[in-house]
Context: one part of a larger RNA
Molecule: small-subunit ribosomal RNA, 5' domain
Organism: uncultured Campylobacterota bacterium
RNA sequence: GAGUGAACGCUGGCGGCGUGCUUAACACAUGCAAGUCGAACGGUAACAGAGACUUCGGUCUGCUGACGAGUGGCGCACGGGUGAGUAAUAUAUAGUUAAUGUACCUCGAAGACCGGGAUAGCCAUUGGAAACGAUGAUUAAUACUGGAUACUCCUUCUCUACAUAAGUAGAGUCGGUAAAUGUUUUUCGCUUUGAGAUCAGACUAUAUCCCAUCAGUUAGUUGGUAGUGUAAGAGACUACCAAGGCAAUGACGGGUAGCGGGUUUGAGAGGAUGAUCCGCCACACUGGUACUGAGACACGGACCAGACUCCUACGGGAGGCAGCAGUGAGGAAUAUUGCACAAUAAAGGAAACUCUGAUGCAGCAACGCCGCGUGGAGGAUGACGCAUUUCGGUGUGUAAACUCCUUUUACGAGUCAAGAAAAUGACGGUAGCUCGUGAAUAAGCACCGGCUAACUCCGUGCCAGCAGCCGCGGUAAUACGGAGGGUGCAAGCGUUACUC
Numbered sequence: 001g002a003g004u005g006a007a008c009g010c011u012g013g014c015g016g017c018g019u020g021c022u023u024a025a026c027a028c029a030u031g032c033a034a035g036u037c038g039a040a041c042g043g044u045a046a047c048a049g050a051g052a053c054u055u056c057g058g059u060c061u062g063c064u065g066a067c068g069a070g071u072g073g074c075g076c077a078c079g080g081g082u083g084a085g086u087a088a089u090a091u092a093u094a095g096u097u098a099a100u101g102u103a104c105c106u107c108g109a110a111g112a113c114c115g116g117g118a119u120a121g122c123c124a125u126u127g128g129a130a131a132c133g134a135u136g137a138u139u140a141a142u143a144c145u146g147g148a149u150a151c152u153c154c155u156u157c158u159c160u161a162c163a164u165a166a167g168u169a170g171a172g173u174c175g176g177u178a179a180a181u182g183u184u185u186u187u188c189g190c191u192u193u194g195a196g197a198u199c200a201g202a203c204u205a206u207a208u209c210c211c212a213u214c215a216g217u218u219a220g221u222u223g224g225u226a227g228u229g230u231a232a233g234a235g236a237c238u239a240c241c242a243a244g245g246c247a248a249u250g251a252c253g254g255g256u257a258g259c260g261g262g263u264u265u266g267a268g269a270g271g272a273u274g275a276u277c278c279g280c281c282a283c284a285c286u287g288g289u290a291c292u293g294a295g296a297c298a299c300g301g302a303c304c305a306g307a308c309u310c311c312u313a314c315g316g317g318a319g320g321c322a323g324c325a326g327u328g329a330g331g332a333a334u335a336u337u338g339c340a341c342a343a344u345a346a347a348g349g350a351a352a353c354u355c356u357g358a359u360g361c362a363g364c365a366a367c368g369c370c371g372c373g374u375g376g377a378g379g380a381u382g383a384c385g386c387a388u389u390u391c392g393g394u395g396u397g398u399a400a401a402c403u404c405c406u407u408u409u410a411c412g413a414g415u416c417a418a419g420a421a422a423a424u425g426a427c428g429g430u431a432g433c434u435c436g437u438g439a440a441u442a443a444g445c446a447c448c449g450g451c452u453a454a455c456u457c458c459g460u461g462c463c464a465g466c467a468g469c470c471g472c473g474g475u476a477a478u479a480c481g482g483a484g485g486g487u488g489c490a491a492g493c494g495u496u497a498c499u500c
Base pairs, nucleotide, nucleotide: 001500002499003498004497006496007495008494009493010492013372014371015370016369017368018367019365020364021330026328027327028326030325031324032323035074036073037072040071041070043067044066047065048064049063050061051060052059053058081283082282083281090208091207092206093205094204095203096202097201100200101199105196106195107194108193109192110191111190113147114146115145116144123136124135125134126133127132153176154175157172158171159170160169161168162167182188209255210254211253216246217245218244221243222242223241224240225239226238227237228236258280259279260278261277262273263272264271265270285306286305287304288303289302308319309318310317311316336362338361339360340359344358345356347354348353375405376404377403378402385396386395387394388393410437411436412435413434414433415432419427444489445488446487447486448485449470450469451468455484456483457482458481459480465472466471
């Protein structure tokens, strides 16, 4: 000198765009953050309509719009948060997969025949303080399931061609596996199969912090055979056999740490760093486990154990903000228990639409960057005041007053967008525009011994104090404190901390 997610002190007019718990991955009151589909289904708790009955009080009927709870489908593995763990099961770059999977989507081929039994809901009885159940009867489906068919598909075996490390393509063969012809006006769905796209798994090479005051380490350890297991290769796992594997090119151990694009500094090389935004990874009170599913070993799912908190009728139960707000605590320190789905985007739905603390906006904070303003011109042998003085004067100083002018901004009034493709605007009567009022609403902070731009007076008297370094102060202090004056930057200025 540059920089910061900064903090502190003094000060503070406006706007635009950003940013805002770096500390306790500490504990959390309350509300919301993942639902949707009646065009899959049986139905009808509430609302509205219609109809029937009526003693005029009402009652009944799923008949219609719709629809609580329930069965079923899809979604909940995305989006959002955090960085505890992790030094390589991660990340980055380049590859391999002839060792793999992929719901929804796109394209192509072929098909959907005949049946069955349940179950939730509802009803009845009943246990419990509650959470939540139990028994019986009964009912539906695109729920479940038996049989048929199936070139392709899976599987056993054989052959041919090509290639070769396993393989690929074709032909035949033993065995095996489908479907909802549901709804309908179209459409949309179901099953098998081929291809694509997307997403993901696995593997290889190289790179990736400190300590040698860590020098030896390793028994599933290293390899083989056979199996298990997986979508898939593999000591991934199991049995048996062999005795290997790694290591001063740093094994093993310890400490620290999410990684990258980037950010910052620097002429560069390099150093430091990894907030916001983007990609990947890991985690979801702590530890473990699997289930469902195309996909999870699953933040707002399940089970077990633990710590903590809460309810209880003491028998037993409930919970997980590192989602958005918000609270306590910690801390030098970090915001609203806001508005809206109008836009973008996600989920479901044929659609209308519903849902979304994603997102879009608003609020708070000079936390940062950028822009604007706090007036302009004239005005003297130079007012007052203040300071100083060699008492003559000098400085503040064209500064003020005063005259003329302007209205950015401010305030008041009116008008009024784009963002939205037909409709639909949270922001918001916002931005902008027009008119009016009136210099009106708006300047501070640090420094002035040298480094370093800027000097005098008074007070103090090695005291009180200053200080980044040198140093200053013991009676004439440009260095302390005040004043006048000056210098620098400016809605900021200084200090502290950290990095280059």